[in-house]
RNA sequence: CGCCUAAGACACCGCGAGGUGUCGCGGGGGACCCAACGGCGCGAUGAUCGCGCCACGGGGCGAAUCGGCGCCAGCCGGAGAGGACUCCAACCUCGAGCCCGUCAGCUAACCCCGUCGGCGUAUUUGG
Numbered sequence: 001c002g003c004c005u006a007a008g009a010c011a012c013c014g015c016g017a018g019g020u021g022u023c024g025c026g027g028g029g030g031a032c033c034c035a036a037c038g039g040c041g042c043g044a045u046g047a048u049c050g051c052g053c054c055a056c057g058g059g060g061c062g063a064a065u066c067g068g069c070g071c072c073a074g075c076c077g078g079a080g081a082g083g084a085c086u087c088c089a090a091c092c093u094c095g096a097g098c099c100c101g102u103c104a105g106c107u108a109a110c111c112c113c114g115u116c117g118g119c120g121u122a123u124u125u126g127g
Stems, first nucleotide, its partner, number of pairs: 001120004008023006024115006034105001038054007057103001058100004065078005080094004087127004
């Protein structure tokens, strides 16, 4: 000076590490109304019911989740995501990890929280 990411700017306090506040950006909880009140298959029926099998905590941040194969180490793909402004195409890369703790649909008012971390050296190419 740029990139991924919400993760930056300013002011004040502090010798410093760091802390506080404001703004910006981002996330969660939380009414009426609405939605929902297991899933799959089969049979009957006017409505609806019955039987069998499966599952048996649930939720959140994030692009990060789904399918197939496997000697279960992984491999091959797709949804999706990124590559210094936008669009199209090509190419390259990612397609993780973590948290809550039996509890949370949406949700106005209202309440609470985060602002980390990891990279690059003319930054992929063409229109």
Notes
The RNA shown here (c-di-AMP riboswitch aptamer (ydaO/yuaA leader)) has 127 nucleotides and comes from a soil metagenome. Its Rfam family is "c-di-AMP riboswitch aptamer (ydaO/yuaA leader)". Rfam describes the family as follows. This family represents a conserved RNA structure found upstream of the ydaO and yuaA genes in Bacillus subtilis and related genes in other bacteria.